[in-house]
Molecule: small-subunit ribosomal RNA
Organism: uncultured bacterium
RNA sequence: GAUUAACGCUGGCGGCAUGCAUAACACAUGCAAGUCGAAUGUUGCAGCAAUGUAAACAUGGCAGACGGCUGAGUAACGCGUGGGAACGUACCCUCGAGUCGGGCAUAACUCUGCGAAAGCAGAGAUAAUUCCCGAUAUUCUCGCAAGAGAAAAGAUUUAUCGCUUGAGGAGCGGCCUGCGUCUGAUUAGCUUGUUGGUGGGGUAAAGGCCUACCAAGGCGAUGAUCAGUAGCUGGUUUGAGAGGAUGACCAGCCAGACUGGGACUGAGACACGGCCCAGACUCCUACGGGAGGCAGCAGUGAGGAAUUUUGCACAAUGGGCGAAAGCCUGAUGCAGCAAUGCCGCGUGAGGGAUGACAGCCUUCGGGUUGUAAACCUCUUUUAUAAAGGAAGAUUAUGACGGUACUUUAUGAAUAAGAGACUGCUAACUACGUGCCAGCAGCAGCGGUAAUACGUAGGUCUCAAGCGUUAUCCGGAUUUAUUGGGCGUAAAGGGUUCGUAGGCGGAUUGUUAAGUCUGAUAUUAAAGCUCAAGGCUCAACCUUGAAUCUGUAUUGGAAACUGGCAAUCUUGAGAGUGGGAGAGGCAGAUGGAACUCUUGGUGUAGGAGUAAAAUCCGUUGAUAUCAAGAGGAACGCCAAAUGCGAAGGCAAUCUGCUGGCCCAACUCUGACGCUCAGGAACGAAAGCGUGGGGAGCGACCGGGAUUAGAUACCCCGUUAGUCCACGCCGUAAACGAUGGGUGCUAGGCAUUGGAGUGUUCGACCCCUUCAGUGCCGCAGCUAACGCGUUAAGCACCCCGCCUGGGGAGUACGGUCGCAAGAUUAAAACUCAAAGGAAUUGACGGGGACCCGCACAAGCGGUGGAGCGUGUGGUUUAAUUCGAUGGUAAGCGGAGAACCUCACCAGGACUUGACAUCCUACUGAAAGCCACUGGAAACAGAGGCCCUCUUCGGACAGUAGAGACAGGUGCUGCACGGUUGUCGUCAGCUCGUGCCGUGAGGCGUUCCGUUAAGUCGGGUAACGAGCGCAACCCUUAUUGCUAGUUGUAUUUUUCUAGCGAGACUGCCGCGGUUAACGCGGAGGAAGGUGGGGAUGACGUCAAAUCAGCGUGGCCCUUAUGUCCUGGGCGACACACGCGCUACAAUGGCCGGUACAAUGGGUUGCCAAAUCGCGAGAUGGAGCUAAUCCCAAAAAACCGGCCCCAGUUCGGAUUGGAGUCUGCAACUCGACUCCAUGAAGCCGGAAUCGCUAGUAAACGCGAAUCAGCCACGUCGCGUUGAAUACGUUCUCGGGUCUUGUACACACCGCCCGUCACACCACGAAAGCCAGGGGCGCCCGAAAUUCCAACUUGCUUGGGCCUAAGGUGAAACUGGUGAUUGGGGUG
Repeated sequence: GAUUAACGCUGGCGGCAUGCAUAACACAUGCAAGUCGAAUGUUGCAGCAAUGUAAACAUGGCAGACGGCUGAGUAACGCGUGGGAACGUACCCUCGAGUCGGGCAUAACUCUGCGAAAGCAGAGAUAAUUCCCGAUAUUCUCGCAAGAGAAAAGAUUUAUCGCUUGAGGAGCGGCCUGCGUCUGAUUAGCUUGUUGGUGGGGUAAAGGCCUACCAAGGCGAUGAUCAGUAGCUGGUUUGAGAGGAUGACCAGCCAGACUGGGACUGAGACACGGCCCAGACUCCUACGGGAGGCAGCAGUGAGGAAUUUUGCACAAUGGGCGAAAGCCUGAUGCAGCAAUGCCGCGUGAGGGAUGACAGCCUUCGGGUUGUAAACCUCUUUUAUAAAGGAAGAUUAUGACGGUACUUUAUGAAUAAGAGACUGCUAACUACGUGCCAGCAGCAGCGGUAAUACGUAGGUCUCAAGCGUUAUCCGGAUUUAUUGGGCGUAAAGGGUUCGUAGGCGGAUUGUUAAGUCUGAUAUUAAAGCUCAAGGCUCAACCUUGAAUCUGUAUUGGAAACUGGCAAUCUUGAGAGUGGGAGAGGCAGAUGGAACUCUUGGUGUAGGAGUAAAAUCCGUUGAUAUCAAGAGGAACGCCAAAUGCGAAGGCAAUCUGCUGGCCCAACUCUGACGCUCAGGAACGAAAGCGUGGGGAGCGACCGGGAUUAGAUACCCCGUUAGUCCACGCCGUAAACGAUGGGUGCUAGGCAUUGGAGUGUUCGACCCCUUCAGUGCCGCAGCUAACGCGUUAAGCACCCCGCCUGGGGAGUACGGUCGCAAGAUUAAAACUCAAAGGAAUUGACGGGGACCCGCACAAGCGGUGGAGCGUGUGGUUUAAUUCGAUGGUAAGCGGAGAACCUCACCAGGACUUGACAUCCUACUGAAAGCCACUGGAAACAGAGGCCCUCUUCGGACAGUAGAGACAGGUGCUGCACGGUUGUCGUCAGCUCGUGCCGUGAGGCGUUCCGUUAAGUCGGGUAACGAGCGCAACCCUUAUUGCUAGUUGUAUUUUUCUAGCGAGACUGCCGCGGUUAACGCGGAGGAAGGUGGGGAUGACGUCAAAUCAGCGUGGCCCUUAUGUCCUGGGCGACACACGCGCUACAAUGGCCGGUACAAUGGGUUGCCAAAUCGCGAGAUGGAGCUAAUCCCAAAAAACCGGCCCCAGUUCGGAUUGGAGUCUGCAACUCGACUCCAUGAAGCCGGAAUCGCUAGUAAACGCGAAUCAGCCACGUCGCGUUGAAUACGUUCUCGGGUCUUGUACACACCGCCCGUCACACCACGAAAGCCAGGGGCGCCCGAAAUUCCAACUUGCUUGGGCCUAAGGUGAAACUGGUGAUUGGGGUG
C1' cells in the first nucleotide's frame, strides 16, 4: 500500500459498487420454461341456432442442450496462444428444384375392472403439419461402370406463413497439433491395446476408438511413472522495474447438478428444474407399494469470526413460442437490509478579553484549555413542512415514484468520534499503584518521585469513521537475470581421470538456426494509460486514441554466435638430445642399537622416582667378555632441500615402471578447458583369513599420589603396531584458499637446467625457463591480511552457502561382515549465534620495579584474671547507627538524675519553642512561701505599683486558625563532611598525524629517579591536575631584646629577625647527558628528621542521629512535660587493652635528673589532725613570679632464695573518705582482712629500620564526680637486624592469551532430581485412497437363439454397486522406551 474481510468503540446524509471465502451439508413453503386454436380431435361456457368464446384434456410442432448457479473433480490438448484437416449444423440469409396420388392406426373421449395412493389394464369410436406406401428426381447417396436407392403438409384469408430436396454463406460446435502452464528424486524406471502395421467394425468426422492377426516396440535424468496440491485465463494487488502473490465482483473457456453407472429423444445432451438401474438419505402408506433432489430466486436449519428481503415489475434490455395480438421469463430492471468498500457533503460563518466561571498544572507570581464559551451580527448546505414536478418512450405502455430536481417557509436550529502521546513516530504534565496490578510490534517499562501501567487535564493524527486481528506484496541486493557470496563470518567436493553437458585459437568462403530490421494476420470485450464528453463535482458512466512487450507467415541484412567446406600455427600433442629427484612396485644385502639364549669373570645389590613402592636378584641379578637367535626401524648426510594428483615418500644395490624440467630444430594441425552421473586412488584407527611378534603398547593387573584418582608418575602386559590377500572410505584429508587461460612495480634467498661475456681454468656477475620461500608497490579486504605461487584485473566450467539450536540427527533409500559411511528433514525453541579488531579487567603467562611485603631481628596478641567494645541470648526496655580489609577502647573528649532518642505509669493539646490576629490585665516580670501529689501539675497566699510623645511598646492570661514540633522513614533522592585503594605515580587536554570506526600516537623505547624525577631518542609539539618546591616544626649558628629566669659575668634559657646545604667543590663511572659511587669541608650531604598537604577516579563505601535538605508519614500524637526503670542483664563467641606469671625480680630505706601542659564557679602552699582516702586552714597566683608537682625507671644499702612464694593480685567480708537533690539498681578512692586463675601460652597472627623498637613515668581535653587500664600529647633510659627479592600480600609499567565487561567472588560444561512441550521407535489396533487376482452381477447398448411379424422369452460379451484374498502405500492411535527443547 491492498482486502468479498471479521472484531471493539462510535455513527448525520447522499451517489456508485459489493455482500456464505466455512458444510459440492440437509432442506419446509412459494415462484424460476413454456408457447402455438393461423396443425388437429374432443369437452366446457354463452347462444333457439348459425355461431361465438378460449376455461380444460389430448395428439402434433418448436423450445426445455439457452439463460441462471457452483468450483467438487481435473496437472489434462483442461486452459492460454498460434496453426491444421478428416466433419456436423435446427432456427437465419442467398441461389436452384419441387410440394402429385393413396392408405393403416392412435390419444383425449365412452364403457368395464383393479388399486389407499401413484397410477394401471381391457373393450369400443375418431382427426391431423402423427405414421406408412406408390409416383417423380434439378439434384443427392452407393457404385470403376452398368446400374440401384431416396422427398414432401398443409393452414388461414387473399396476402403470406409453412413443408421437401440440393448448393453456398454466416454464426455455432466436434476433432488433431507446436509452444507455455505448481511442488516433491527421502517417487527411477514406466507401459501389453501398450507402440506400429494389415483386414474388419464403428463415428458426423481422422484415429487402438473397438476387434482379429502380425511385429516388438513406445516413454524417461531437457525428470517418465508415482505422490501431494489446484478449475484455467483476460485480469487484480504490490513493486522503479524485473519479479512476487493472487484468480471475489465483471468477461471468455472448462467441469458439475444427491452419489455411481447407462442409454433414449433430438440439429445439438449422455441432459440442473427429462428417462432407466444401483446406493445413501428424507417423506407418504390401508404395509401391498409409491414420491423426492434449491451448486436457480427468496427463505430455513446446521457449520462458522462472518455474508442480505420468503419485496415490486415485465415499463426498459434480452430470451422462448406465435403470422400477430400476446403469453412466459426470481434472466433482467428496480426497491429493501449492512459504514462492507470507494467518492462527495455537512455538523455553521464573522466579530467577541475582564483573557469570565469551572477544570488541570504551578516556582503561588501565574500558566493553560482559550476567541474557545457567554454575548452581538449573519447564513441555511443538511433537516422538517408545503407547493410544483421530469428525462428514461418511437405514437401507445413507467415497477422505480409523487422519485431525482426546483421553489417557499421555519430556525444554529437535527448531526463527532476513535486511536495515540519512551524511541522507531507527530504529540507531556499531575495523581494513584509500588516487579503488584498491568503494558508491549521490536528494544523494553513497573521493586515509592513511572512523560511506557490506571485515571484526569492538555496535546497530536485521522475523521463518519478510528483502532485491533488476519492475509499478500514492498522495504529484503534476506535466493541476487537485472542484483550476493564461499582464507578467518554459513559456504571449495580428500584427490585425480573422464562420459553427457557447457565453453572454446587464426584466416577465407558459404548458409541463415540464433541475432537485427520491414510487412501482413492475430493479440475478444471490459480493465490500465491519455484525450474529450455526461451525471452540480468526484466516485461512476460514455466515446475516441494509444497500448497489448506474444505467436504465426513472409521479404531483407550478414558484423557476431552456430552449421557446412577449405586452409593456418601461436593453444595442445609427438619426435631428437640432455638433466634432477626419499615418485611407485618387486627382489637381494648391510651395520648400529635392543631383547632373549648359552658359556666365562664376578658379588650384593639392581631398577625406578620429586620421594617411594610394586618389580628383578645368593636357584647368582645389575655390570662385563665371547658366541648364537630374532624382529622392527634406518643415525650422520639433512637443508627455508627434492619428488608425487592428493594421501604420502628417507640404509644400500639390482630389475621393472610413471611423471616432470631444459635446449634447438622437425612433425600433426584445435586434436583444447572444465566436468553432473561414473571410475580409480585415498593417513591413522578398525574388520576378515593366514603368518610374524624384538621394541613400544590401548584394555587389564599391581605400586604410588589424592578427600577420591576408573588420570597424570612407576612395574608388568594383551589386542595392535610388521607381512600377504581382502574390506572400510573417513580426518583440523588445511594453504581452513576448486581447476584452466591471459594481464598487472620490484627486491632478496634457494633448487634443477640453458646461454653470452669474463677467466689459463674455476668461483663470481648478468640474462632466461621451470619450481620453492621471505618482504613489498598499485589494487583488493569488515578488519586481520593477500599481493606475478593473489584473497588484484577479466573470461570459461564444476562444487557449495542462505540466522543459532534441534542436527549432520530421525525416518526412508544405497553401500558395508560389522563398526559405520553416504544422501538428508521436520516439529519445537531463541533473538540472537558468529567474524575481525579496540579499551579495560583477569591469568596457578612473561619481563622489569617498589613497599616492615617476605627474609634477618626485637617485643607482643592468641592461654589466665580484670577493664572495655561487638555479636548472640535475655528483657517491659536492654534506644539507634557502624559489620572483611576500610565495624568492633568506633559515633561515646566522661549513660547514677539530666544526657535520652528506649520501657512502665501519670499529665497537656495553637502546644516546651517562632511569627501573625482579637479581647482583657498592668499587682506584669521577679521574690518568699502553704496544701494535695512520686513529680509534672492543680489550688490558695504574702512582698514588690514597668516605660510612654498616651498612639503604643513590653509582658502575661484567654480564644480562633494559619501553623509549631518530630533523634519518625528513605545516605539507593541529595548538599556538606569522611574512610579506602594511596602520599601509589599516575590521570587527562588542545592542535596535529594514523585508522572506515571503536581508538591509537603523545604517556611507548634506552638510561635514571622516591617520583610521568630528569636526560637521550621519537609524528609528534605543547599544556593542565598530581610529584617536587613554596608553609609549620626540629637539629647548628649570628644579631637584637630580655620580664617573673640567673647571687653576678660568660653561659644557659626565652622569642623575634637572619645565615646555612646547592651535587656548590674534587676524583671515577656514564652517551661530552641525566645521574650514580667515593672524598673534602661542615652542626647537618644528597627530598637532613618530623608534620600539614591526598590527582582523575573506585567501593549506589559511611553518615537524614552533628548540621542543612527534596519527597513521604504522625498532628488530643510518631509532638510536649514528669517520676521510676533501662542503655550496666549473662550458658556463650570475637576484637582492643591493662596486670601478671617473677631474681635483668619483689619489698624496705636513702639519694638524683625532665618536658609538654593546666589553673579565679579555679589551682591550692605552709602549718595542724587522721595509718590512709581526706579534713581543718588559709598564704600566693588571672601566671617563665604562686600552685598542681612527688617525676618514674635509674643509682646506693638491706631483706627475700625459686616456692603458687615477701610472685600475682582477682574475688569477698568489714570499716570509712569525697563529689553530688540523690551513689540500691549504678561512682571513684582509703584502711583492715581475704588471697582465685596464672609458672610465658596450640593452630594462627600483629607492630617496628634509629633517638626507631622496647621499658619508664608526667600532662591535658571531656568533667560536680567517675567506671580512663581509653584517647591525644610530653619527655627519661635506649637496642638488635636487613644476605637478598625465590616465595606470601599489596601496588606500578610494558607485553601476551581471553568465549570475561556486574569485568575470575567472571564465564561456563555434562550427569542426576522435578515440571512442561514437541518429536522418533514400539507388541499391536483403527481408518483411508489406489493398484492386482477371484466371486457375484442391476439397468442399458450390442450380439445370438427360439417363437412369431410384433410383443415377448432365454442366453452371451462388457460393466456400476457389492463381496473376498494377498501385498504395497498414506494417516491416526499405542503400554513402554529413546534422545531433544524450555524452566